[in-house]
A computed fold for a 682-nucleotide part of an RNA from Saccharimonadales bacterium (SeqCode), annotated as large-subunit ribosomal RNA, domain II.
The RNAcentral record of the full RNA draws on ENA.

Context: one part of a larger RNA
RNA sequence: UCCAACGAGUUAUUUGCAGUAGCAAGUCUAAGUCAUUUGACGGAGACAUAGUGAAAGCGAGCCUGAAUAGGGCGAAAAAGUUACUGUGAAUAGACCCGAAACCAGGUGACCUAACCAUGAGCAGGUUGAAGCGUCGGUAAAACGACGUGGAGGACCGAACCGUAGCGAGUUGCAACACGCCCGGAUGACUUGUGGUUAGCGGUGAAAUGCCAAUCGAACCUGGAGAUAGCUGGUUCUCCUCGAAAUAGCUUUAGGGCUAGCGUUGUACGGUAACAAAUGGGGGUAGAGCUCUGUUUCGGACUGGGGGUCGCAAGAUUACCCACCCUUGACAAACUACGAAUACCAUUUGCGGAACUACAGCAGUCAGAACGGCGGGGCUAAGCUCGUCGCUCAAAAGGGAAACAGCCCAGAUCACCAUCUAAGGUCCCUAAGUCUAUGUUAAGUGGGAAACGAGGUGAGAUUUCUUAAACAACGAGGAUGUUGGCUUAGAAGCAGCCAUUCAUUUAAAGAGUGCGUAACAGCUCACUCGUCAAGAGAUCUUGCGCGGAAAAUGUAACGGGGCUAAACAUAGCACCGAAGAUGUGAAUGUCCUAUUUAUAGGGCGUGGUAGAGGAGCGUUGAUAUCUGCGUUGAAGUCGUGCCGCGAGGCUACGGUGGAGCGUUAUCAAGUGAGAAUGUUGGA
Numbered sequence: 001u002c003c004a005a006c007g008a009g010u011u012a013u014u015u016g017c018a019g020u021a022g023c024a025a026g027u028c029u030a031a032g033u034c035a036u037u038u039g040a041c042g043g044a045g046a047c048a049u050a051g052u053g054a055a056a057g058c059g060a061g062c063c064u065g066a067a068u069a070g071g072g073c074g075a076a077a078a079a080g081u082u083a084c085u086g087u088g089a090a091u092a093g094a095c096c097c098g099a100a101a102c103c104a105g106g107u108g109a110c111c112u113a114a115c116c117a118u119g120a121g122c123a124g125g126u127u128g129a130a131g132c133g134u135c136g137g138u139a140a141a142a143c144g145a146c147g148u149g150g151a152g153g154a155c156c157g158a159a160c161c162g163u164a165g166c167g168a169g170u171u172g173c174a175a176c177a178c179g180c181c182c183g184g185a186u187g188a189c190u191u192g193u194g195g196u197u198a199g200c201g202g203u204g205a206a207a208u209g210c211c212a213a214u215c216g217a218a219c220c221u222g223g224a225g226a227u228a229g230c231u232g233g234u235u236c237u238c239c240u241c242g243a244a245a246u247a248g249c250u251u252u253a254g255g256g257c258u259a260g261c262g263u264u265g266u267a268c269g270g271u272a273a274c275a276a277a278u279g280g281g282g283g284u285a286g287a288g289c290u291c292u293g294u295u296u297c298g299g300a301c302u303g304g305g306g307g308u309c310g311c312a313a314g315a316u317u318a319c320c321c322a323c324c325c326u327u328g329a330c331a332a333a334c335u336a337c338g339a340a341u342a343c344c345a346u347u348u349g350c351g352g353a354a355c356u357a358c359a360g361c362a363g364u365c366a367g368a369a370c371g372g373c374g375g376g377g378c379u380a381a382g383c384u385c386g387u388c389g390c391u392c393a394a395a396a397g398g399g400a401a402a403c404a405g406c407c408c409a410g411a412u413c414a415c416c417a418u419c420u421a422a423g424g425u426c427c428c429u430a431a432g433u434c435u436a437u438g439u440u441a442a443g444u445g446g447g448a449a450a451c452g453a454g455g456u457g458a459g460a461u462u463u464c465u466u467a468a469a470c471a472a473c474g475a476g477g478a479u480g481u482u483g484g485c486u487u488a489g490a491a492g493c494a495g496c497c498a499u500u501c502a503u504u505u506a507a508a509g510a511g512u513g514c515g516u517a518a519c520a521g522c523u524c525a526c527u528c529g530u531c532a533a534g535a536g537a538u539c540u541u542g543c544g545c546g547g548a549a550a551a552u553g554u555a556a557c558g559g560g561g562c563u564a565a566a567c568a569u570a571g572c573a574c575c576g577a578a579g580a581u582g583u584g585a586a587u588g589u590c591c592u593a594u595u596u597a598u599a600g601g602g603c604g605u606g607g608u609a610g611a612g613g614a615g616c617g618u619u620g621a622u623a624u625c626u627g628c629g630u631u632g633a634a635g636u637c638g639u640g641c642c643g644c645g646a647g648g649c650u651a652c653g654g655u656g657g658a659g660c661g662u663u664a665u666c667a668a669g670u671g672a673g674a675a676u677g678u679u680g681g682a
Base pairs, nucleotide, nucleotide: 001682002681003680004679005678006677011092012091013090014089015088016087017086018085019084020083021082022081023080026047027046028045032041033040034039051058052057061073062072063071064070095233096232098230102223103222104221105220106219107218113197114196115195116194117193118192119191120190121189122187124156125155126154127152131148132147133146134145135144136143160184161183162182165180166179167178199215201211202210203209208217236615237614238613239612240611241610246259247258248257249256250255260364261363262361263360264359265358266357267356271354274349275348276347277346278345279344280343286337287335288334292331293330294329298325299324302322303321304320305319306317307316308315309314367392368391370389371388372387373386374385375384376383397408398407399406412585413584414583415582417581418580419579423575424574425573426560427559428558432572434571435570436569437568438567439566445562451546452545455543456542457541458540459539460538461537462536463535464534472530473529474528475527476526478503479502480501483497484496485495509524513522514521586605587604588603589602590601591600592599593598594597616671618668619667620666621665622664623663625661627660628659635655636654637653638652639651640649641648642647
C1' cells in the first nucleotide's frame, strides 16, 4: 500500500408536538391479587371538566384598590383522555474513537544513586620526602656533603575503571555497539556477595541526574466509558423545497442564547410584490458664500495699536490689525438654496399565496471577489470598515489560452434535429482570406508615465504672394560718425544716455550675431536682379516614435504566422452553450373531466448545511402459500431480462451438495471507502 471481516444517534424514565386507533364530559388504571400463553380483578390515584388571588377565600367571575373608577387575568362555550408510531427536549457515558492530567490502594533499589556489613584486585619500570648513619662544620647548635631509607589523592605504563576527539554504524552486530586515538591506573581507586532508603517519597561531589530500555514526579490495578466549547470519522436509493456566515447579550470573540434567513403543517381569499397617478417630510449630490471658519486682486480712506516729530494740542507713517466697496475661490462637523433615487400613505391596475399568524423541526454567527457611493491607509495592497447590488459559497455548460467570485447563461432524462447569447469566423479550431471607406509602418497591434521630437492624417485661424511671395544664387548693405558719456582704449557690437537724429538712396539699425587690446574682418536686418507658384506661423485633433534594464529558455498575440489575419466607421452572412425551439419519456403541483386511477391542459423539476416525502435491501419472529428442493436448496461464477434507483428474477448455463423462499405484519446488534480506525492475510 492493497484485500477481507468488524466498526458509530442506542436503551430506560419523564415530557412537548404531529399522525393513527379506542372511548368521550369524561378517559385511564398503578402497585398488587387470582388464574396462567399475554386473561380477569384492583379507582388508591393522574389528567380533563372554572377561573382568580401570595393566601384566607370568593366564584362566571377573581385580584388590585377607599371605589360602583381604571387596569390585570378569565367566562360568554366546547374536548378531552389512554395506547402505539414518528420527531424534539431533559436525566443518564447518550453518535463513535482520542488526551495531557487528578485521586485511592498496591508492586518495585536483580538497572541505577547513596550508605552499611563482609571479602577480593591493582604486570613492570621511574622518582627518591621525613627519619637515621658517617664525615665536614660550630663553643654548642644551625648548616653542608655522601650514604642509608622508601614517603606520595608522586611519574611512565598493562590488567581494571572511564569515554574527550575522529571514523564508521544510524531498516545497525547493538533501542548507545565497533575501530583508531585518549584520561585515571595505591586511590575521594575498582569490584563480588548480603543488606538499608519508595513515589505528596528516596538518593544525588547537583546534570532535574537516577529510582528495572519509563522520570519536572516510577509502574500496576481501580474511581473510569474522568472531562474534551477541540480534531477526525459516522455505512442504501429516489423525489419536493432550500439557507447562513448578520444584530443584541455573553470571562465573549474558532463556543453559546434570542431575533433574522430555511423547511413542514394548519389557518388566512384581491394579502404580498410590481407599475402608474396623487399627497408627504427631508437637507445628501450639486450649487452658493448670508451665517460659522479659511482665502485672492484692486481701492477707499474710517477706527485702533506700534514708530517718528512735537512741551502739549496734534500732525505724520515704505509698520500691523479690524471695518467698508470691488474681483476670484474653499469646507464631513458652513447653508439665504437644492435635486435624482430611496422611504411613507392613499387610489387605480395587475397579481391566486410569492403575504401574515400560530405550531413542530432545523442549520447558520471564519465568508470571498467584482461594480457603485463613502471612512481608514499613500484617492497603496489579492489591505481594512460601512452601505447598495451581483456572482461564488451551494452552479454544472459556453467565452476570457489555462483561471471559485469577470462576461453570457441557470444542467429532470434521451436525440447523428433547428435558432441564438457572450465571444468569434487565415491554420492549429466550428464559422468571411466578406463588402465599403479611411488610418497605422511602429510587428504599433501584442505592457507603462512625466517629458521630448520638421513621423504622418484631419480640421480651424492668420500673414505674405504674377504689383512675383518663400528658398537658393549674383550684387549692394553707404554718409555726418570713432553719436554723446564713461574709459588706458570703447570706433554698430563691456557699460550708461536718448527727439536712436539727419543726409544720399533701389536699400542700408547711431545696428542681429561672430570677431579685435582697440580698430580691422565675416555676417544679419533692409534693397535690386535671376527664377516662377505657392510659402510661413499658431491652435485643436486621429494613429504612430523615443523615454523602456533581471535573473533556467523565445517568454509582455495561446502558438504558427499576419502589413492585415492591426485599428476606426458602416453593413451583410455564418459559427457558437447543458440557453430557446422541436419530438419522445419521467416526475412535482394546480385546474378540468370522469370509471377513483386514468386522460387532457397550465406552470415547474442546479443545489451544500438543513426541513419534508416515498421506497430498496439484511437478520430474526408470527401467520400464509395444504409454496420450492438429491429430477439438486443455500452459497458462488457468468449471461439475459425488468426497475429512475437502492435492487429484483428462487430466468438460463457452470460449480455446489441440504436446506430455502413468496405475501401480510412485527422486532432490530439493519447497509462502510475514508476515523495516522481494529483484527487477520498478501